[in-house]
RNA sequence: CGCCGAAUCGCCCCUGGCAGGGGGCCGGGGGCGAACGGGGGAACCACAUAAGGAUGGGGCUAACCGGCAUCUCGCCGGCGCGCGAAUCUUUCCUGCGCGAGCCCGACAGCUAACCCCGUAGGCCGUUGGAAAGAG
Numbered sequence: 001c002g003c004c005g006a007a008u009c010g011c012c013c014c015u016g017g018c019a020g021g022g023g024g025c026c027g028g029g030g031g032c033g034a035a036c037g038g039g040g041g042a043a044c045c046a047c048a049u050a051a052g053g054a055u056g057g058g059g060c061u062a063a064c065c066g067g068c069a070u071c072u073c074g075c076c077g078g079c080g081c082g083c084g085a086a087u088c089u090u091u092c093c094u095g096c097g098c099g100a101g102c103c104c105g106a107c108a109g110c111u112a113a114c115c116c117c118g119u120a121g122g123c124c125g126u127u128g129g130a131a132a133g134a135g
Base pairs, nucleotide, nucleotide: 002123003122004121008034009033010032011031012030013029014028015027016026017025018024035119036118037117038116039115040114045109056107057104058103059102060101064078065077066076067075068074079099080098081097082096083095084094087134088133089132090131091130092129093128
């Protein structure tokens, strides 16, 4: 420089350090706003509208489904996601990767008004091809 991700930008107050003629630079804490992102929440619709059994149910995210096998943490198919930068976006071909983790706490379908929440963390590896649009 660039990449994954919503995780960026601006203003005000307090504060530490550096410097020192004009009030500058870097860091920390608090607050407000914009922007981006997520959740809750009517009507209508959907679900339900016999009983029993069993593994409650739900959210963020690409991170799911099915089959085969297995004393092995594996294989195959489908599907979803990311990168291969030199303005950006989209589509196709193709190469290389990912399909984890966390949260709510008995509870939530959709959902206008309205309400609530987040702005983290990680990578240091890279420059394939074609077409279209925008600026």
RNAcentral holds the sequence, with entries from MGnify. A computed fold for a 135-nucleotide RNA from a soil metagenome, annotated as c-di-AMP riboswitch aptamer (ydaO/yuaA leader). Its mean pLDDT, the model's own confidence on a scale to 100, is 79.